[in-house]
RNA sequence: GCCCUGGUAGCGCAGCGGAUAGCGCACCUGAUUACGGAUCAGGGGGUCGCAGGUUCGAAUCCUGCUCAGGGCAC
Numbered sequence: 001g002c003c004c005u006g007g008u009a010g011c012g013c014a015g016c017g018g019a020u021a022g023c024g025c026a027c028c029u030g031a032u033u034a035c036g037g038a039u040c041a042g043g044g045g046g047u048c049g050c051a052g053g054u055u056c057g058a059a060u061c062c063u064g065c066u067c068a069g070g071g072c073a074c
Base pairs, nucleotide, nucleotide: 001072002071003070004069005068006067007066010025011024012023013022018056027043028042029041030040031039049065050064051063052062053061
C1' cells in the first nucleotide's frame, strides 16, 4: 500500500430500508430480610465511530475518513 471483518447503553451483543432502537449483565428505587445476598416489582441511561450522499423514510444502502482485529504484498 491492497483486501476482508468489525465499531450500536458502563460491559457483552441483537437489530434482512419503515412502529418509540432492543436483550442480558451491571446501575438506581421499592418490596422482602435483623443486615446483606438471593428473589420479585419498577426505573434511568444511546447525536447507532465521524462527515457527506441516495431515499418519502437509513443503525441498515453508497462514498470518504477514522479506530480495532485479520490476511496479502514490498
The RNA shown here (transfer RNA) has 74 nucleotides and comes from Phytohabitans houttuyneae. It matches the Rfam family "tRNA". Its family is annotated with triplet codon-amino acid adaptor activity in the Gene Ontology. About the family: Transfer RNA (tRNA) molecules are approximately 80 nucleotides in length. Its mean pLDDT, the model's own confidence on a scale to 100, is 81.